[in-house]
RNA sequence: GAUCAGGAGAGUUUGAUCCUGGCUCAGGGUGAACGCUGGCGACAUGCUUAACACAUGCAAGUCAAACGACUUACUAAUUUUUUUAAAAUUAGUGAGAAGUGGCGAACGGGUGAGUAACGCGUAAGAACCAACCUUUUGGACAAGAAUAACUUUUGGAAACGAAAGCUAAAACUUGAUAUAAAAAAUUGUUAAAAAUGCCAAAAGACGGGCUUGCGUCUGAUUAGCUUGUUGGUAAGAUAAAAGCUUACCAAGGCAACGAUCAGUAGCUGGUCUGAGAGGAUGAUCAGCCACAUUGGGACUGAGACACGGCCCAAACCUCUACGGAGGGCAGCAGUGAGGAAUUUUCCGCAAUGGGCGAAAGCCUGACGGAGCAAUGUCGCGUGGAGGACUAAGGCCUAUGGGUCGUAAACUCCUUUUGUCAAAAAAGAAAAAAAUGACGGUAUUUGACGAAUAAGCAUUGGCUAAUUCCGUGCCAGCAGCCGCGGUAAUACGGGAAAUGCAAGCGUUAUCCGGAAUUAUUGGGCGUAAAGCGUUCGAAGGUGGUUUUUGAAGUCGACUGUUAAAGCUCAAAUCUCAAAUUUGAAAAUGCAGUCUUUGAUACUCAAAAACUUGAGUUUGAUAGAGGUAGAGGGAAUUCUCGGUGGAGUGGUGAAAUACGUAGAUAUCGAGAAGAACACCGGUGGCGAAAGCGCUCUACUGGGUCAAUACUGACACUCAUGGACGAAAGCUAAGGUAGCGACUAGGAUUAGAUACCCUACUAGUCUUAGCUGUAAACAAUGAAGACUUAAUUUUGGACAACAGUUCAGAAUUGAAGUUUACGCGUUAAGUCUUCCGCCUGGGGAGUAUGCUCGCAAGGGUGAAACUCAAAGGAAUUGACGGGGGCCCGCACAAGCGGUGGAGCAUGUGGUUUAAUUCGAUGCAACGCGAAAAACCUUACCAGAAUUUGACAUGUCGUGAAUUUUUAUGAAAGUAAGAAGUGCCUUUGGGAGCACGAACACAGGUGGUGCAUGGCUGUCGUCAGCUCGUGUCGUGAGAUGUUGGGUUAAGUCCUGCAACGAGCGCAACCCUUGUCGUUAGUUAACAAAUUUAACGAGACUGCCGGUGAUAAGCUGGAGGAAGGUGAGGAUGACGUCAAGUCAGUAUGCCCCUUAUAUUCUGGGCUACACACGUGCUACAAUGGUCGAUACAAUGAGUGGCUUGCUUGAAAAAGUUGGCUAAUCUCAAAAAACCGAUCUCAGUUCGGAUUGUCGGCUGCAAUUCGCCGACAUGAAGUCGGAAUCGCUAGUAAUCGCCGGUCAGCAAUACGGCGGUGAAUACGUUCUCGGGCCUUGCACACACCGCCCGUCACUCAGGCAAAAUCGAGUGUACCCGAAGUUAAUAGCUUAACUUUUUUAUAAAGAGAGAGUUACCUAAGGUGAAUUUGGUAAUGCCUGAGAAGUCGUAACAAGGUAACCGUACUGGAAGGUGCGGUUGGAUCACCUCAUUA
Repeated sequence: GAUCAGGAGAGUUUGAUCCUGGCUCAGGGUGAACGCUGGCGACAUGCUUAACACAUGCAAGUCAAACGACUUACUAAUUUUUUUAAAAUUAGUGAGAAGUGGCGAACGGGUGAGUAACGCGUAAGAACCAACCUUUUGGACAAGAAUAACUUUUGGAAACGAAAGCUAAAACUUGAUAUAAAAAAUUGUUAAAAAUGCCAAAAGACGGGCUUGCGUCUGAUUAGCUUGUUGGUAAGAUAAAAGCUUACCAAGGCAACGAUCAGUAGCUGGUCUGAGAGGAUGAUCAGCCACAUUGGGACUGAGACACGGCCCAAACCUCUACGGAGGGCAGCAGUGAGGAAUUUUCCGCAAUGGGCGAAAGCCUGACGGAGCAAUGUCGCGUGGAGGACUAAGGCCUAUGGGUCGUAAACUCCUUUUGUCAAAAAAGAAAAAAAUGACGGUAUUUGACGAAUAAGCAUUGGCUAAUUCCGUGCCAGCAGCCGCGGUAAUACGGGAAAUGCAAGCGUUAUCCGGAAUUAUUGGGCGUAAAGCGUUCGAAGGUGGUUUUUGAAGUCGACUGUUAAAGCUCAAAUCUCAAAUUUGAAAAUGCAGUCUUUGAUACUCAAAAACUUGAGUUUGAUAGAGGUAGAGGGAAUUCUCGGUGGAGUGGUGAAAUACGUAGAUAUCGAGAAGAACACCGGUGGCGAAAGCGCUCUACUGGGUCAAUACUGACACUCAUGGACGAAAGCUAAGGUAGCGACUAGGAUUAGAUACCCUACUAGUCUUAGCUGUAAACAAUGAAGACUUAAUUUUGGACAACAGUUCAGAAUUGAAGUUUACGCGUUAAGUCUUCCGCCUGGGGAGUAUGCUCGCAAGGGUGAAACUCAAAGGAAUUGACGGGGGCCCGCACAAGCGGUGGAGCAUGUGGUUUAAUUCGAUGCAACGCGAAAAACCUUACCAGAAUUUGACAUGUCGUGAAUUUUUAUGAAAGUAAGAAGUGCCUUUGGGAGCACGAACACAGGUGGUGCAUGGCUGUCGUCAGCUCGUGUCGUGAGAUGUUGGGUUAAGUCCUGCAACGAGCGCAACCCUUGUCGUUAGUUAACAAAUUUAACGAGACUGCCGGUGAUAAGCUGGAGGAAGGUGAGGAUGACGUCAAGUCAGUAUGCCCCUUAUAUUCUGGGCUACACACGUGCUACAAUGGUCGAUACAAUGAGUGGCUUGCUUGAAAAAGUUGGCUAAUCUCAAAAAACCGAUCUCAGUUCGGAUUGUCGGCUGCAAUUCGCCGACAUGAAGUCGGAAUCGCUAGUAAUCGCCGGUCAGCAAUACGGCGGUGAAUACGUUCUCGGGCCUUGCACACACCGCCCGUCACUCAGGCAAAAUCGAGUGUACCCGAAGUUAAUAGCUUAACUUUUUUAUAAAGAGAGAGUUACCUAAGGUGAAUUUGGUAAUGCCUGAGAAGUCGUAACAAGGUAACCGUACUGGAAGGUGCGGUUGGAUCACCUCAUUA
């Protein structure tokens, strides 16, 4: 350099945004398990829990070519006898099995308890061993004594023995030779023959023992550990070095680079994951280690301290004749137990491998195979082609259709798989033969026939895939967010769809995503996070130059990094998984003896330098520190004088002081504490902190200049020192202030805020404590990076200014989530230290440590939530601020609230008092008319295709009418009547009857809806396009300065424009003109109608910025919107209405539908709203006399006349209306009377008699007349309307309507005022700004106690275990040592031949040391249970208050002390993470 390889995010905090930060998901894996389902094959895998206990069988034997005796078969020979036979002996060939002997049994197989260790991994080393195997050399001579088996006797239940006797060897013993080792002594060796066996020696190979460097989990709430311990000398022991052991000597050794202790764990190759770095893991396969019921011990052997050997102890189990004896599946199967969970008591040694043997061969639960299990990976199949009437059926539907779906049926085809039958391997090899568990298996061929074979999960978002029904915050779902309260794509079922597929989901667990422990690759101003500050040993880091070295660093080479695995290439199983071969890789370690090179940087050694650092000299500023001395003002107290009633205090008061003389005032004295002005984001100090003056002592800084030292530096875990206030100890002191406390107020309460007193304390000295919002919420040091302004100190200069060291503000680049920071960095870099890893629990518990105490330091977990949090945005809100408007207040006029009545509502009552409307914005409202009807309610009586609509069939014209019965509806029976059109078939309309589709519902839901309406509000606002700014939500425009009724207009401006609103256009009215005209007796005028004119700040003065506009004036009928109306932006209130109508869904269908009669909606202790009439003289009554306008009228308005006292009646006439009628206007004016009284006011209530409407007036109508003549004498708290033709007052008309409960509602005109200084306050609204923990938006949010339930935890008397080391006692087996007693074949010696003696040696026993288990004592660590006490979290509509968020109504918070039911309160000191106002300083613009 090339190649290969190679990294994805999403949901969830908010009204929305960005960030921080956790939780969750999508991927892959597993020795897995569970649920549903299940066709085949290949290859793998299969007790992860109880190293829990094990029945039964098997898992290590073999050799007769080491040995004797024995049994048995055959052959041969011989002998004896009872002689066709039998027995015995000998020899040979086989077979068998016990014993002696050899080799093996230390391998193979299992398990992971222990072990944090040279155990393992890796790389080295020196002081070793070694059976079998290989190579080389040499040798093998001569003798001997026993013993098992066996026989006899004998013990014991058995297991197993005992005694006597016989016998062999490649068993055992001695000597010689040879050689070898050591070399002094000495030590060691065989066979009957032969041999592949044996002996000796040397070497090799394989294997093993030992030592060392490096690596190898967590905890410091484990900090000190160690006495054979560390080293030396000597000896012993060992195969071998060594305290391995012993004696003596020395006093060492390990540890903050984590010793010791505690917990956990077999280690590795590898496996899973990951882009990688890493993280997790250590099943199967392979290497090492450890263990074999638990503990100890040795023996044998080449090798063991021995899984299927021995001895002892302990626990457990089995047999027993009670004396004893036996056992060890963590080998293969298998059983029980445990557990969510893991297989056959199979076949075979055919292959591979192992043991023995000369071999044949035997043995081999190693192994090869089969069986069981979808446990996993891989492969195959469950059919293919055609097929529309898009079948039936299901589901949905807008009823048209859509979908399951070419899917099926049906036609043709195929046969992997399946069934049957036939054939049939390889695996077997280096002469030939024999030999196959698997297995009649794989495979091949034929026949048959689509035949034998599809499920599981999901479908709200993340996340691919939607609808119906049921349910109704229930049942349930859920990984996170969350879904379910009558239209659920989220629950359950159906249909359809999506995904994967012989599997699919769930659960558990690991890695990933998570840059969420960050080496790669994070942070610490406000989100979690800089120690309160400083000094400083260890450690880390370190200026310039040169030389040498070459430790780090870099390169080359060598060795190693087992195999398997991973990767690549190929090959073999039909493919694949799998297996085989080769390559690559193995990022590491080592290279002194026994490789090497480079030298830039770091390092080491040496030498030098001056810029870092320090020293010297001279100046200089300062509340720097400590001690002493002095001073005046003020306060309080004491004494004395004057004086005489209050003082003090507060929002207002009271407690308190005062005639015993206070307060006030003058003089004198005493005491303690603090130091006004100057004073200043001025100064000094490491921080805490430091302020009258003077003196003494003393630390540090800065500047200037010369010289000197020559890296002496920076940062610092542990450690030392300092460290506000409060607090503690002791001794003083105590003026003022002042926790606690007492009293007074306030209050629902007030353990507070306010007031009056007052104790600790505040002060001093000597100690302790060691914490604060100890803050710039910003660690220390160094370097670099535009500027402006101000200021302190020094130097230069002396106008300006320059420079060094500080202190501030604005701001370039840059940076930041943003706010902001910005040469005093939060910018760009370097070094070192400290700290953080979701919120709560909790700075709590516990342990340790410090403290006299209060407490400080260090500092968890269980449990619980899906958030907690930072910055900024838009709103809403504030007992925040500024500006402005409105009959909002104020100024006025008149009312309501008191009375009676009318009317509506609540409540009560009722069979029913139908329903709705409920703050403003319900209550003379729906209702512009409840006696029946209306009517929806109640009681009773009736009907069921229906009172009403459409369709079918039948009968009949329709229609009118009578009678009976009944409360009526209705029921029953009659009578009259035969119409219209016609193409003569019939049709239209109406009525009746029948059956079914259906009708019907004032039944529910206004929180499923349409439409309409109310309200803020006729308030001036609400938005958009493009552009610009901001990461973004958003901002700008729309803000600012003026102005307006107005977002109205002007002006300025990163905005420029536009839309809906405002205004105008529309209607009525006021003036005039023109034209026309019914009525009117005619004309003008008036009047009516149509059309037009007129008003626009147009003109003038002033003001304003030259603008918009404002103000005054002229003219004019009208002047600044002339007056009034209609007109209601975006939206808010789930506002109102399903009972106006419409309408989804639900509900009723002989009833929740329909008809009728009667009743009710009109009830009546009471409460409220809206009105009418009044309370009187501005009046009542009587008489007389004037002046309107809007309207209405033929089932109507009704004139005139007559009757009546009247309501009204009768009769007659006009008018379909500018013609007639209703119709009289009333207040007013004139005159008379009443004379202040419950009246000649007021008219309720009641009685009687009449009139009218209507089928009907009792419940329940209106009117008239007479009589009756109630309350009421102007109305408490409170509250309503109105700004000019308005209020007030007076009457008239209309709708609804048979009539009318109308005093209501909607219109019309007559008469006709008062007041507005003004915006402090109340209410509502608009704009700007500020704070916010609110966003359902202050009717918000939210804190703590108490009570209840559940969960978790802490302490704890007591109690039950487990572990560890240690002291003492006892002490099995066993090694070693000792042993004058006992026993004793080989060898030696001596006597002498015996059953001899002695010696050497050996054995048993005994003794000693060590020692397992056991016991005792105290200690320590750890766990369980627990009376009781306490804490925390969660729950639900509990109780008490309201601490916090706005100035949260006393600003909040931090530390500390006291105190209170509780949040909390108060004192002292501190912080701004406090609003508002004023001032100062600084900055920006002019």
The RNA shown here (small-subunit ribosomal RNA) has 1486 nucleotides and comes from Boodleopsis sp. FL1161. The gene name in the source record is rns. Its mean pLDDT, the model's own confidence on a scale to 100, is 82. The RNAcentral record of the sequence draws on ENA and SILVA.